[in-house]
This record gives sequence, structure tokens and C1' cells, in this order.
RNA sequence: GCAUCAUCAAGACCGGCUGAGGGGCAGGCCCUGAGACGCCGGGGCAACCUUCGGGGAAUCACGCAACCCCUGAAAAGGUGCCAAGUCCUGCGGGAACUAAGGUUCACCGACAGAUGAACG
Repeated sequence: GCAUCAUCAAGACCGGCUGAGGGGCAGGCCCUGAGACGCCGGGGCAACCUUCGGGGAAUCACGCAACCCCUGAAAAGGUGCCAAGUCCUGCGGGAACUAAGGUUCACCGACAGAUGAACG
């Protein structure tokens, strides 16, 4: 960097340095000199990879193990994450209300994005 699969409503902050922007873009709406963004140190969250157990399915002549599915536990290591749903909406559809324009919704899907796994 390209394509594949899974997940994305939950969870988790202090100190130091610096000093004006930041939340990708647009429109909103927020955060921010009571110090944002970033960097460094420490702490934490989670459980993708990992380890251990229970159940199931499949395979098999039968049984066991591995792979696969569901589920419980652990946290040493590899990542990740620690304002707001991926902050909300942007494209298409649905439902309710409305005479209509339109308004509303933890609605569905797509696109985009993030993270992980395995691969080149």
C1' cells in the first nucleotide's frame, strides 16, 4: 500500500513539557488559556491475537484430538483504546406525525473511516 474477514451504543485519566487551536471534509454541535492538539512518563480499560475450561455440530466403523459454532474464566506477552455512538447529519430506504412543505426516530442498508487478525 492493495484486497479478505470480524468488530465499532459498553468501558477506561493523572502528572510533566509546550502554548492555540482541536473534533478528517462541509453544515451543525461541542472541547479549549480553569491550557486544548501534540510529545513524554505513569496509571487504567477492553479482550482482537494469546492461555485454560464447559457445551454443540461436523468428521469417523467407533472413540479422542485439531479445525468450526456458542459460552465462561485469566491478563504475562503483541496490538489497540482512555470527551461526546465512528459526536450528529451528509447516499438510498423505512416508520410515526402533517393538508402540504416538512418534522421526528438508540430504525435498516450502502459508502467512507477506525481497530484487529491472517495474507502479499

Model confidence (mean pLDDT): 81 of 100. A computed fold for a 120-nucleotide RNA from a Gemmatimonadota bacterium, annotated as SAM riboswitch aptamer (S box leader). Rfam family: SAM riboswitch aptamer (S box leader). Its family is annotated with regulation of gene expression in the Gene Ontology.